Predicted 3D model of a 266-nucleotide RNA (Bacterial large signal recognition particle RNA) from an Armatimonadota bacterium. Its Rfam family is "Bacterial large signal recognition particle RNA". By type it is a non-coding RNA gene. Its mean pLDDT, the model's own confidence on a scale to 100, is 80.
[in-house]
RNA sequence: UUGCGCUAAGCGGGGAGCUCGCCGUGCCCUGAACCCGCAACCGGCGAUAGCGGGGCUGAACUCCCUGCCUGCGGGUUCGCUUUGUGGGGACAGGCUGAUGAACGGAGCGAUGAAGGCUGGGUCCUGCGCGAUGGUAAAGGGUCAACCCCGCCAGGCCUGGAAGGGAGCAACGGUCAGCCCUCACUACCAUGCGCCGCAGGGAUACCUGGCUGGAGCCACCGACUUCAGUAACGCCCGUAAGGCGAAUUCAAAGGUGGGGUGCGCAA
Numbered sequence: 001u002u003g004c005g006c007u008a009a010g011c012g013g014g015g016a017g018c019u020c021g022c023c024g025u026g027c028c029c030u031g032a033a034c035c036c037g038c039a040a041c042c043g044g045c046g047a048u049a050g051c052g053g054g055g056c057u058g059a060a061c062u063c064c065c066u067g068c069c070u071g072c073g074g075g076u077u078c079g080c081u082u083u084g085u086g087g088g089g090a091c092a093g094g095c096u097g098a099u100g101a102a103c104g105g106a107g108c109g110a111u112g113a114a115g116g117c118u119g120g121g122u123c124c125u126g127c128g129c130g131a132u133g134g135u136a137a138a139g140g141g142u143c144a145a146c147c148c149c150g151c152c153a154g155g156c157c158u159g160g161a162a163g164g165g166a167g168c169a170a171c172g173g174u175c176a177g178c179c180c181u182c183a184c185u186a187c188c189a190u191g192c193g194c195c196g197c198a199g200g201g202a203u204a205c206c207u208g209g210c211u212g213g214a215g216c217c218a219c220c221g222a223c224u225u226c227a228g229u230a231a232c233g234c235c236c237g238u239a240a241g242g243c244g245a246a247u248u249c250a251a252a253g254g255u256g257g258g259g260u261g262c263g264c265a266a
Stems, first nucleotide, its partner, number of pairs: 001266006009057003012030004020046005034054005063259008073249016091233001093232001094229005100223001103221003107216002115211008123200006129193002131190006138181005148173003156165003
């Protein structure tokens, strides 16, 4: 050096999670990724950290260590943002009410503003007038089988007679009651009156007059002050989604360096 047979080793790895810790089952990523059994109310182990059985490759392109590059994916922290949610606060934000002032706009004002004086009305009290309604009175009508009146035919009673008497109906009238009218009168009442008289009151409103001689008003915008309001903005948290940054673990790939045995034969 070559050949043969072996052995170590390899036949996947990683992230989060679980765990005192490690590996695995389950999830995720990567990926050309031997087979079977075990496993989440777990399975197996202990820094030499899956166990058991079987199979293949086998000392190198293939196994091991290391540097660098690229880097899937995951973890942590932070920032921004969207949506939701818990809380806070009345903040030169927003909204609402009041207040004040009068900058701008609108309106009123020399056909005379504010202010001052004065009359009337609206308001109150009293007295009237009218109107309306009611009652009474008044006028009219009706009205009692008998127990109301007058007059009483007939009939009745009495008498010898003349005569006398009681008396129903009709007729006439009347009491109570009822009906109508109610011009006039009296009284009462009043959700009535472009009514009257007298007095009062107030300066709030309307209005007339005199005076006065340029402001008035606060509707809109902006403003002052006060109060309210938590839908929103705002502030402090929190959850989920999105985006970004830093850091960390890191599959796979690329590249460079180093390391790796035993036996036999020629």